This is a predicted structure of a 110-nucleotide RNA (TPP riboswitch aptamer (THI element)) from an Actinomycetota bacterium.
Rfam family: TPP riboswitch aptamer (THI element). About the family: Vitamin B(1) in its active form thiamin pyrophosphate (TPP) is an essential coenzyme that is synthesised by coupling of pyrimidine and thiazole moieties in bacteria. The previously detected thiamin-regulatory element, thi box was extended, resulting in a new, highly conserved RNA secondary structure, the THI element, which is widely distributed in eubacteria and also occurs in some archaea.
Of the family's consensus pairs, 100% are formed in the model.

């Protein structure tokens, strides 16, 4: 001097399932897996439901965050992408600045 891992602010991407009970309905309570299963606000609608914004969580090319395949296949479960395959398949959102500040185990504290 460059700059990997790493983490930073900003920007951006994504998903929210299954089951039980109660209830006139809205909805509420609880269980399972998981990082996350919808916390706050708004709009449309006759209701359900759908959509938008914010927040939480995860992920951003070294990309399995997430989507397609998929009303898929095998296993398992009360049930479900619950597990595995599919997957050396296809798609998929980043530039800046800093730059070993890293990894594992044990113990403690919060």
């Nucleotide at each position: 001097g460059c700059g990997u891992a790493g983490a930073g602010a900003c920007c951006g991407g994504g998903g929210a399932g299954c089951c039980g009970c109660u209830u006139c309905c809205u909805a509420g309570c609880g269980g399972c897996u998981g990082a996350g299963a919808g916390g706050g606000g708004g709009c449309u609608c006759g209701c359900g439901a759908g959509c938008c914004c914010c927040g939480a969580c995860c992920c951003g090319c070294c990309g399995a965050a997430c989507c397609u395949g998929a009303u898929c296949u095998g296993g398992g479960u009360a049930a479900u992408g619950c597990c595995a395959g599919c997957g050396a398949a296809g798609g998929g959102a980043g530039g800046c600045a800093c730059g070993a500040u890293g990894g594992a185990a044990c113990a403690g504290a919060u």